[in-house]
Context: one part of a larger RNA
RNA sequence: GAGUAACGAUAAAGCAGGUGAAAAACCUGCUCGCCGAAAAACUAAGGUUUCCUGUCCAACGUUAAUCGGGGCAGGGUAAGCCGACACCUAAGGUGAGGCUGAAAAGCGUAAUCGAUGGACAACAGGUUAAUAUUCCUGUGCUUAAUAUUACUGCGAAGGGGGGACGGAGAAGGUUAGAUCAUCCAAGCGUAGGUAGUCUUGGUUUAAGCGUGUAGGAGUAGAUAGUUAGGCAAAUCCGAUUAUCUGUUAAUCUAAGGCGUUAUGACGAAUUACUACGGUAAUGAAGUGAUUAAUACCAUACUUCCAAGAAAAGCCUCUAAGCUAUAGGUAAUGUUAAAUCGUACCGAAAACCAACACAGGUAGUUAAGUAGAGUAUACUAAGGCGCUU
Numbered sequence: 001g002a003g004u005a006a007c008g009a010u011a012a013a014g015c016a017g018g019u020g021a022a023a024a025a026c027c028u029g030c031u032c033g034c035c036g037a038a039a040a041a042c043u044a045a046g047g048u049u050u051c052c053u054g055u056c057c058a059a060c061g062u063u064a065a066u067c068g069g070g071g072c073a074g075g076g077u078a079a080g081c082c083g084a085c086a087c088c089u090a091a092g093g094u095g096a097g098g099c100u101g102a103a104a105a106g107c108g109u110a111a112u113c114g115a116u117g118g119a120c121a122a123c124a125g126g127u128u129a130a131u132a133u134u135c136c137u138g139u140g141c142u143u144a145a146u147a148u149u150a151c152u153g154c155g156a157a158g159g160g161g162g163g164a165c166g167g168a169g170a171a172g173g174u175u176a177g178a179u180c181a182u183c184c185a186a187g188c189g190u191a192g193g194u195a196g197u198c199u200u201g202g203u204u205u206a207a208g209c210g211u212g213u214a215g216g217a218g219u220a221g222a223u224a225g226u227u228a229g230g231c232a233a234a235u236c237c238g239a240u241u242a243u244c245u246g247u248u249a250a251u252c253u254a255a256g257g258c259g260u261u262a263u264g265a266c267g268a269a270u271u272a273c274u275a276c277g278g279u280a281a282u283g284a285a286g287u288g289a290u291u292a293a294u295a296c297c298a299u300a301c302u303u304c305c306a307a308g309a310a311a312a313g314c315c316u317c318u319a320a321g322c323u324a325u326a327g328g329u330a331a332u333g334u335u336a337a338a339u340c341g342u343a344c345c346g347a348a349a350a351c352c353a354a355c356a357c358a359g360g361u362a363g364u365u366a367a368g369u370a371g372a373g374u375a376u377a378c379u380a381a382g383g384c385g386c387u388u
Base pairs, nucleotide, nucleotide: 013031014030015029016028017027018026032385033384034383035382040365041364042363046345047344050343051075052074053073054072055071056070060068061067080141081140082341083340084339087118088117092113093112094111098107099106100105122139123138124137125136126135142337143336144335145334146333147332148331149330150329151328152327153322154321158317159316160315161314166304167303168302169301172297173296174295177291178290179289180288181287183202184201185200186199187198188196204265205264208260209259210258211257215253216252217251220245221244222243223242224241225240226239227238229237230236266286269282270281271280272279273278305308351360352359367379368378369377370376
């Protein structure tokens, strides 16, 4: 220079009360404004205690601060079913033997790892200051061991099936949701009206189990034979023959609906108490229609060429072997289900950007009016007014 520029989105504040040494900024209330395919909610990565409560205000906060993601102290993360681990494999890694190399080392079979994929059992309500598909209540489900009962050819690292898959497009069925009505409860108004075709609020309920529908599949299914294939075997698969049923059928698959779960839970409101923060008790109605998804049926269907993982779980067949024992199937009872994650932020003041930085950050949910629409405008639930 200069007490100058600046104090980080032009979404916006105002009033009253409280606390306090002190209040434009903290707390409470009433208005106002902003977002609303987000500036709301859930969650992955990442962060790692920032979460909750009490207390404090030096420093940190671009100002003040009684406030805070700041200091100090205490508390907080509960799982057979969520995720991981455990089972399986992809790209890729490691790699016994092996090949190559002067060495270091390189490659690579068997094998062993490796999710971003496959497989795999839980829903509703309640509760805390802070956790909940984890605690509690109710109702379920899965796997293994074991016992009993009934029936009985069981057995794999092998064979077969299955798992098992691309892009695009169209039509249909259905539901979540939404809207309206019905029903229930409360209200009757200090500007013109308001006992009515009025106003406000509510009208919610899962997994599981049972039933097996709209739709989809395919010259199918059953029985009895034959067998140069499936590295051995096979009653399995494949191939093939005969008979029967059959094409609007049976079989397989499959949303949704309905019933049950539920004489339960939730539920507006009322009543009682109150440290005014709430707590406890009682508990009404709890139905229908319309519309309707990008969700489900659907890995379906149609079509196209560039022709679109693997392995295990699962089903089945026998080999070695085992002989009425073991093993297998079904029902019921009992027992067990370890370990790790779980707080909080997560389009952000908590992650990545030196900052409480107008930048960046994968996925899910997707309300109303107008609209083709996730555009746009105004709003709901919810959240904020961006620290002078």
A computed fold for a 388-nucleotide part of an RNA from Buchnera aphidicola (Nipponaphis monzeni), annotated as large-subunit ribosomal RNA, domain III. Taxonomically the source falls in Buchnera aphidicola (Bacteria, Gammaproteobacteria, Enterobacterales, Erwiniaceae). The full RNA is in RNAcentral, with records from Rfam.